A computed fold for a 404-nucleotide RNA from Lautropia sp., annotated as Bacterial RNase P class A. It is recorded under the gene name rnpB. The RNAcentral record of the sequence draws on ENA. Its mean pLDDT, the model's own confidence on a scale to 100, is 79.

């Protein structure tokens, strides 16, 4: 250089005019002035924290999540690191067609996938097809014996019956370990050799596991994204949590009045706060007892308290924070120093137009023109996954070729 992977960063700039929302400061006021003012996902609301109430001694059951190690963390189902396994492109060996490819096999980089704890607790379940789907199994084939039948016999690629075989065929996703020799009537781990599998060592690793030697002829085929068992971890509802401040009505609660009454005006006395006439307005609900007094009860009236809605106020944006160095670690992450403050609405602000310039696409030879300018849009606030996203720029890994 080329090819094929995995990653990160940015997602218009600038300038004017009119508005919106907060938050200084001036003004006695109308107002002036200065200043912030959306995102990487702010989106889905899928997990995990922080907070707030509410429940709660402890322990069982029950229920839900998660599930290879090994670290990271406030915390996870996230991250980072590695192990095991799956699939497989490229490049590389091999064959084959054939001629600079194209197919087939082997091995497959970096990369990609993987609910990757237990199948010798127990219960289930294994469609279709197949003789058989697990107390495995004999359809085909193959072998042995035996009858019968043809044959002069040797037999027999006839036929029936009984028995061996899981090597071959053929059904499936899945048929009792491959694979090669011996063996044998055929045949089997019957025997070896080599993979593979169990077990017990050993080495290396913290491990998960890798590697290696002995034994052992090969055991209970697969399914836990069937129930189910083993670890491990979880109280419940949320910022419309939740505090405090509080009208109107309408409940509660105490009190007091509940009628020859009250409230206003006039006049007249007098011990100067009342008391009598008199008018004017308002209001009557009584019940316990037939009537009087007095006690209770009561509707309604008045006063005060209290709990709660609208309503205001706080929760509310200074935080597991950003940004730049240093240090530790392979990374996720952790520590330190210095440096910034970076919406806070509350039916919900963050807009609108014009101008230049950049990007891209189309017309032109050209000066130009003329359209487009991605998803998307806070609401307690953090970490994380997941999904959307026009365009731009960086990284970093593997393979091959060439220089030095």
């Nucleotide at each position: 250089g080329g090819a094929g992977c995995g990653g990160g960063u940015c997602g218009g700039a600038c300038g004017g005019u009119c508005g919106c929302c907060g938050g200084g400061g001036c003004g006695c006021a109308g107002g002036c002035c200065c200043u912030g003012g959306a995102g990487g996902a702010a989106g889905g609301u899928c997990c995990g924290g922080a907070c707030u109430c509410c429940a709660a001694c402890g322990g069982g059951c029950g229920g839900g999540a998660u599930g290879c190690u090994g670290g990271u963390u406030a915390a996870c189902g996230g991250c980072c690191a590695g192990g095991c396994g799956c699939a497989g492109c490229a490049a590389g060996c091999c064959g084959g067609c054939a001629u600079u490819g194209c197919c087939g096999g082997c091995c497959c980089a970096a990369g990609g996938c993987g609910a990757c704890g237990g199948a010798a607790a127990g219960u289930g379940g294994c469609a279709c097809a197949g003789a058989a789907a697990a107390c495995a199994a004999a359809c085909c084939g193959c072998c042995c014996c035996g009858g019968c039948g043809c044959g002069c016999a040797a037999g027999c690629g006839g036929u029936c019956g009984g028995g061996g075989u899981a090597a071959g065929g053929g059904u499936g996703a899945a048929a009792u370990g491959g694979c090669g020799a011996g063996g044998u009537a055929a045949g089997a781990g019957c025997u070896c050799a080599c993979c593979g599998c169990a077990u017990c060592g050993c080495u290396g690793g913290c491990g998960a596991c890798a590697g290696u030697g002995a034994u052992g002829g090969c055991a209970g085929g697969c399914c836990a994204a069937a129930c189910c068992c083993c670890a491990u971890c979880c109280g419940g509802a949320g910022c419309a949590a939740c505090a405090u401040c509080a009208a109107a009505u309408a409940g509660g609660c105490a009190c007091g009045c509940g009628a020859u009454g009250c409230g206003g005006g006039g006049c007249a006395c007098c011990u100067c706060g009342g008391u009598g006439c008199u008018u004017c307005g308002c209001g009557c609900a009584g019940a316990g007892c037939g009537c009087c007094c007095a006690c209770u009860c009561g509707a309604g009236c008045g006063u005060g308290c209290g709990g709660g809605u609208a309503g205001a106020u706080g929760g509310c944006u200074a935080g597991a924070g950003c940004c730049u160095c240093c240090g530790g670690g392979c990374a996720a992450c952790c520590g330190g120093a210095g440096g910034c403050c970076c919406a806070g609405a509350g039916g919900a602000a963050u807009g609108a137009c014009c101008g230049u310039c950049a990007c891209g696409c189309c017309g032109g030879c050209g000066a130009c023109g003329g359209c487009g300018c991605a998803c998307a849009g806070a609401a307690u606030c953090c970490g994380g996954c997941c999904u959307a996203c026009a365009g731009a720029c960086c990284c970093g890994c593997u393979c091959c070729a060439c220089u030095u």